[in-house]
Context: one part of a larger RNA
Molecule: small-subunit ribosomal RNA, 3' major domain
Organism: Rhizobium giardinii
RNA sequence: UGACGGGGGCCCGCACAAGCGGUGGAGCAUGUGGUUUAAUUAGAAGCAACGCGCAGAACCUUACCAGCUCUUGACAUCCCGAUCGCGGACAGUGGAGACAUUGUCCUUCAGUUAGGCUGGAUCGGUGACAGGUGCUGCAUGGCUGUCGUCAGCUCGUGUCGUGAGAUGUUGGGUUAAGUCCCGCAACGAGCGCAACCCUCGCCCUUAGUUGCCAGCAUUCAGUUGGGCACUCUAAGGGGACUGCCGGUGAUAAGCCGAGAGGAAGGUGGGGAUGACGUCAAGUCCUCAUGGCCCUUACGGGCUGGGCUACACACGUGCUACAAUGGUGGUGACAGUGGGCAGCGAGACCGCGAGGUCGAGCUAAUCUCCAAAAGCCAUCUCAGUUCGGAUUGCACUCUGCAACUCGAGUGCAUGAAGUUGGAAUCGCUAGUAAUCGCAGAUCAGCAUGCUGCGGUGAAUACGUUCCCGGGCCUUGUACA
Numbered sequence: 001u002g003a004c005g006g007g008g009g010c011c012c013g014c015a016c017a018a019g020c021g022g023u024g025g026a027g028c029a030u031g032u033g034g035u036u037u038a039a040u041u042a043g044a045a046g047c048a049a050c051g052c053g054c055a056g057a058a059c060c061u062u063a064c065c066a067g068c069u070c071u072u073g074a075c076a077u078c079c080c081g082a083u084c085g086c087g088g089a090c091a092g093u094g095g096a097g098a099c100a101u102u103g104u105c106c107u108u109c110a111g112u113u114a115g116g117c118u119g120g121a122u123c124g125g126u127g128a129c130a131g132g133u134g135c136u137g138c139a140u141g142g143c144u145g146u147c148g149u150c151a152g153c154u155c156g157u158g159u160c161g162u163g164a165g166a167u168g169u170u171g172g173g174u175u176a177a178g179u180c181c182c183g184c185a186a187c188g189a190g191c192g193c194a195a196c197c198c199u200c201g202c203c204c205u206u207a208g209u210u211g212c213c214a215g216c217a218u219u220c221a222g223u224u225g226g227g228c229a230c231u232c233u234a235a236g237g238g239g240a241c242u243g244c245c246g247g248u249g250a251u252a253a254g255c256c257g258a259g260a261g262g263a264a265g266g267u268g269g270g271g272a273u274g275a276c277g278u279c280a281a282g283u284c285c286u287c288a289u290g291g292c293c294c295u296u297a298c299g300g301g302c303u304g305g306g307c308u309a310c311a312c313a314c315g316u317g318c319u320a321c322a323a324u325g326g327u328g329g330u331g332a333c334a335g336u337g338g339g340c341a342g343c344g345a346g347a348c349c350g351c352g353a354g355g356u357c358g359a360g361c362u363a364a365u366c367u368c369c370a371a372a373a374g375c376c377a378u379c380u381c382a383g384u385u386c387g388g389a390u391u392g393c394a395c396u397c398u399g400c401a402a403c404u405c406g407a408g409u410g411c412a413u414g415a416a417g418u419u420g421g422a423a424u425c426g427c428u429a430g431u432a433a434u435c436g437c438a439g440a441u442c443a444g445c446a447u448g449c450u451g452c453g454g455u456g457a458a459u460a461c462g463u464u465c466c467c468g469g470g471c472c473u474u475g476u477a478c479a
Stems, first nucleotide, its partner, number of pairs: 001479002003476003007473007015463002019427005026319008034310002043052001064305007073129001077128002079125006087106008109119004131294002134292003140288002142283003145279001147277001152191006158167003171182003197271004202238007211228003216225002241265001244259001245257004321420001325379006337368003342361002346357004386417001391412007433455007
């Protein structure tokens, strides 16, 4: 100087407390361990691995396994030789296919030149080489997680100390903040904080189609005429600064106020933004890369299988156990986004998944497109008209192909489950809880993820205690 303490002081955080809803019990989905297997590819491991990389494993993906098969190779550059086409379509033979092979047809190189040369393409050959999701993240770059959006981490000059170092950065107040004020052997400065950026909330200006409709006509309908006032859209501005008032404070910084004004008030809400560093944290399977290793194989191609197994254990979720509910009927209201190998209105067919025809739309124009809520009726506390697992039959869709191993529909079947031990998680407001919608990936497949809107609470006395963190101080046989 640090680190540590079941030392002290001050302070903060959904850290506790006060509340609301869960997990832990059930069934299922999904990830992991274990076991099994020819293979169940491989990474991630307390917080910070475990719906994680995977924004989507039937083939492909795919790295794994079995079998078949190739060896200058699926891909790149160079050298030698041959050909002038290469390429495409159709049909056939062998084969599981990769691959090997036969026939017919279409097409039939370019620059230039006297030949020839050059370029391009294909085939064959030779080796240099290619190739490796093989090993090492403890050789690395890059990227990322974490403490933590915590308020810290340092430097120059000066001063003090033999020196390691100290001072500044400590102290008194204050703040979300090393934020600001005052004091002080310090005076300044840098990286962080804050602000500058995006978005939501108010107003104005500009603009008025595909958007809107106050008044005037018109219609089933903003449909049409007309209009751009309003809504909205999208570009530019304004607006909030403790600026004003009162109190308090040290005349300061600041704090308090059911204060004024204001759409908004003390950082207005949310986001992006992550200092010096820590964990030899994670990643050689995104990519790049040193070293090592393989080179008729640890490389390449293909068919089939596996990653989907199942005495079990754990994590994360979904659905429930019901009456604030289930069922039937009726029925209103969004926003974000997507759409041409696409979205598909509408009509008809089907109990339905869906099918047939198909308007419109490269979209503020057409389309995907709501649910809970509300109202009426019924059920009357039961393993039920709760719950839907499991299983049987019959179908639909995607796709070359749904056996291993897809999703959906109808009929039938109707398991566990009556609110969950010890323990444990999230959340402070348009939040929790609850309801649906969209998108990426994607032929098909979502209870996951990322967004969007609808309905919309309770509680916070307080900081003694648990956990994590910051500053000062003290002890130490630790570095």